[in-house]
Parts: sequence; C1' cells; structure tokens
RNA sequence: GGAGUCAGCCAGGUGGCGGCCUCUACGGCUUUGUUUUUCGGAACCGAGCACGGGGGGAGGAAAGUCCGGACAUCGACGAGCAGGGCGCCUGGCGCAAGCCAGGGCGGGGCGACCCGACGGAAAGUGCCACAGAAACAAACCGCCUCGCCUUCGGGCGCGGUAAGGGUGAAAUGGUGGGGUAAGAGCCCACCGGCAGACCGGGUGACCGGCUGGCCGGGCAAACCCCGUCCGAUGCAAGGCCAAAUAGGGAGGGGUUGACGUUGCUCACCGACCCUCCGGGUUGGCCGCGUAGAUAAAUCGCUACCCACGACAGAAUCCGGCUUAUCGGCUGGCUCCACUC
RNA sequence: GUCUCCGUAGCUCAGCAGGAUAGAGCGUUCGCCUCCUAAGCGAAAGGCCGGCAGUUCGAAUCUGCCCGGAGACGCCA
Repeated sequence: GGAGUCAGCCAGGUGGCGGCCUCUACGGCUUUGUUUUUCGGAACCGAGCACGGGGGGAGGAAAGUCCGGACAUCGACGAGCAGGGCGCCUGGCGCAAGCCAGGGCGGGGCGACCCGACGGAAAGUGCCACAGAAACAAACCGCCUCGCCUUCGGGCGCGGUAAGGGUGAAAUGGUGGGGUAAGAGCCCACCGGCAGACCGGGUGACCGGCUGGCCGGGCAAACCCCGUCCGAUGCAAGGCCAAAUAGGGAGGGGUUGACGUUGCUCACCGACCCUCCGGGUUGGCCGCGUAGAUAAAUCGCUACCCACGACAGAAUCCGGCUUAUCGGCUGGCUCCACUC
Repeated sequence: GUCUCCGUAGCUCAGCAGGAUAGAGCGUUCGCCUCCUAAGCGAAAGGCCGGCAGUUCGAAUCUGCCCGGAGACGCCA
C1' cells in the first nucleotide's frame, strides 16, 4: 500500500424564510365572583382562548406479524386428551422467548474468522419410486465342487459362493496379503465405524486409550418417542358517559343434554340457544405513553460545505427473531506485496 | 389495527401423509361434418405449480424467509 474479517457508532451537516402536530396560561384577550371607587375604572381569586412567546416532535429497522411478555376480558383460566413453542454443554442475564461469554462436535476458508432446524433410527409404525435377482435377510449373469448326459463344443441337476459384472442415490465396511474347489473378517496388517457394568481426562457436551472381528443403510423439515414450557382471546381487548329503540318477524335446534369465549371429552354451575330478515345509534372520554392523533402531525423553499445522501414513516406498549439498506467513521485481528 | 385463509394452463378447479411424463372442464387453434354458422366428433398447442433458499437420492407436496391477493372483527345485543 492492497485485500479481507470482527466489534461498536453514524444515517448528510449548518444557517435563513415559511408551514404542520402536540404540550404549556408567561404576555395578551374574554369573563363569573369578591373588594374598592374620584363612578371613567382599578385590584384580587378563579375559569376559558393557543393570537404572541416558550418546550417537545419517527427508526435501526417504526416493516413482516414469526416467537415471547406486560395489560385487558372470560362461567370460577376444574380435570384429561389433542395441539403448539423450544432442543449440543457449562456459566451469566431474563417472568419468558431469547441474548451474551467460554467450550464440544460437524462443515467452509491459506488465515483472521464464519455457518450449523447440532436430542433420539438399538422403543415402535411407515416410506425408499424407476431400474435391479434382491431395498429384506438377497443368487440375474458369472465362479466352483459333486452327480448324470454328451455329437467332446458343452448341456442339465443338487449344492456352495456376495470376490467380479450389471442396476441404483443407497447393495451388507475399505485396501493389501494369506487362505480356499471357488469364495468369504474365514485369518492377518493398516484404515474407518460400532459396542463395552473397562481405564484415564473433563462440572459437562465430549476427548484419548484398551479390549472385542462386533461390521447393511437412509429419512424424524414422515408419524412418533424423550426432555422442557404453554388456558383462550386480543386495544375493533376492555371500561365509562351520551344518543337511540322494534325485547319485532321467519326458520331451525334443545332437558334422550343443544348453548353459555379453547378443537374434543368429562365434572360442577348458569340458562333456552342459533341462523336469516328487519330496526336504531354509528358521538365523546378513558385505555394512550414526557412523539402521539382519529383524517391521522414530524414538511417545503433557499444558501454554503462534502464522502452527493440508501432502506424506509410510529397507531396499546415492551423484549427478541427475520427481512430491506447508498455509504462513512473508530478500534482489534488476518493474508499478500514492497521498503528499512 | 388485529386475526384467519389462499396463490397450479387464458378462466374455474383437482392433485399436497414426497416418486420423476403435473391432470380435468370451459376457452384458443387446426381438421371433419354443413350450402354457411352454431351444436357435435377428432387432434394439437398452452405450466418450470407466486419467488428464493433449505431438508431429501428425489419437492407442486415438507420447512424457513419474502411477494401478491381475499375474508372476518364496533355498540344497543
């Protein structure tokens, strides 16, 4: 100097003019009441008005609504089943989801470092199309012993064989040697895997070793099993005030148990319920936040500077996850090249 | 705003406990029939199953994330 990686921060800045939302009663204006008066008014307590002044006014994701919580309601969130979230280990924070630090295993990168839906296939069920003999306990071709036949080329039959061929994503561990009728962990060496009430290390995930020829898989983002957590509904929750009225009509279901805020069942309690048609009101306050409304604010013009400005706009709030994003700054580390 | 559901041919749909060529009806085009048209009969074209990743030997189907669309929800009650 270049390339990269990780962590944190910023998200055009400053000035001028004008505008929007919200809060505030300081000034100003209006006014009830009281006191006072030279009858013009003045003073004080309080209320109202945003005209002037003053304060505040989007994000790291406000987004998707994917998880979790607060809050609110329910017939009294009673019991069970179903269903859903999470899933390597240790520690910390947290109600939880999750995050952080360190570590293990697998994968990627020369490296700093990054990625992982990383519990269980020896609990069970299921699936593995086509091809192939066979995708479960496997002989199609081939190879070999034996028997029979023979036109001496071979043919047939009973067996053995997973070394070779062929099929497939996957075929019973791989390479080499011995061995054999031919073969085969049948035996041996090395490598890989598995198992062990084995030994050593570690809190643990797990790692190293020893022993044993023990040696067919894959799929759980198939059902499922294990561990752990979860009542349902969501601010259009829900509460209050005001206004209004037709407690109407039709059909259906129901004390042989329907309905009443969980998909199903049961128990208790309550009580008739559902659909359609028709009618009325569709206003205000709270919930609601030191941004904050119910048409819904956070903007426009202009001057200068530079790296020439991305994704994008709150509607109950908070914690996470995911997705979108022009670029810039600071610090740590890695690799390459050159110079001293 | 909150919640739920759906994207497969031009249109309406099936297929979705994975299995290889993705089907059906209507429509379109061509041919037959008819004097001509319609109807009828026969044939053909038309799809990367909304997009991108992942799981798997294999994805329209399973999972995640995006994109697009639809529906329900005030009070009296």
Two RNAs folded together computationally: RNase P RNA and transfer RNA, 417 nucleotides in total.
It holds a member of the Rfam family "Bacterial RNase P class A". Rfam's curators write: Ribonuclease P (RNase P) is a ubiquitous endoribonuclease, found in archaea, bacteria and eukarya as well as chloroplasts and mitochondria. It is annotated as a ribozyme.
The coordinates come from a structure-prediction model, not an experiment, and the mean pLDDT is 76.